Model confidence (mean pLDDT): 84 of 100. Predicted 3D model of a 254-nucleotide part of an RNA (large-subunit ribosomal RNA, domain VI) from a Thiotrichaceae bacterium. Taxonomically the source falls in Thiotrichaceae (Bacteria, Pseudomonadati, Gammaproteobacteria, Thiotrichales). It was read from a public genome assembly. Its Rfam family is "Bacterial large subunit ribosomal RNA".
[in-house]
Context: one part of a larger RNA
RNA sequence: UGUAGGAUGAUUGUGGAGGUUUUCCCUUAGUACGAGAGGAUUAGGGAGGACGACCCUCUGGUGUUCCAGUUAUCACGCUAGUGGUAUAGCUGGGUAGCUACGGUCGGAACGGAUAAGCGCUGAAUGCAUCUAAGCGCGAAGCUUUCUCCAAGACGAGUCAUCCCUAUCAGUCCCCUGGGAGACUACCAGGUUGAUAGGCCGGCGGUGUAAGCAUGGCAACAUGUUGAGCUUACCGGUACUAAUAGGACGAUCGG
Repeated sequence: UGUAGGAUGAUUGUGGAGGUUUUCCCUUAGUACGAGAGGAUUAGGGAGGACGACCCUCUGGUGUUCCAGUUAUCACGCUAGUGGUAUAGCUGGGUAGCUACGGUCGGAACGGAUAAGCGCUGAAUGCAUCUAAGCGCGAAGCUUUCUCCAAGACGAGUCAUCCCUAUCAGUCCCCUGGGAGACUACCAGGUUGAUAGGCCGGCGGUGUAAGCAUGGCAACAUGUUGAGCUUACCGGUACUAAUAGGACGAUCGG
């Protein structure tokens, strides 16, 4: 901008894209076949490889916003306790998120028309011949089935509801944010509110804080104490901020 009024929500699928992989084992069966050696078709069951999609319960990784230990040095007057710097100083762990080395799932089956090929009937050519007329079977391939996109499919489709010169359907600006994101877009909200922050409680993490007391000459140990601290997670709570406001929007009345 179009889709002959303006919107909100839901859809059909002309068409397009993707996927459609493969091995081994067991039973049938040491059967058919074969002198033997060897060794099936078929049917059924099972386990995998690679690949792909999604996910984070488990196992791991990361986790410079969490916890602890520790070295050197500086500062807080000193002790104690802390903080800064040294690759995040180094080291041991680790929530959410993101991940693979982890988890779940997928390829199928039935049809249709066929290729090579195999046939039926059958003349030209009294025989024969799958072919000339006619009729079948037949592949990981084509098509359908599966997943996704899709009405700019200009053939612009369909359904439901709402609005009619405003007491206006709806949308945008603006703001709080996000499992969404380069920006935009999308999504959740904007006081008739749990959208973010704060606060409260919890899960999870770390691993027994400081102070005090007791024991020890002391280093230190023990008790208070699974203590203290705690990021992104879960639940709640209007304390803070989403205030106030502005713009667009239907008369060839379709």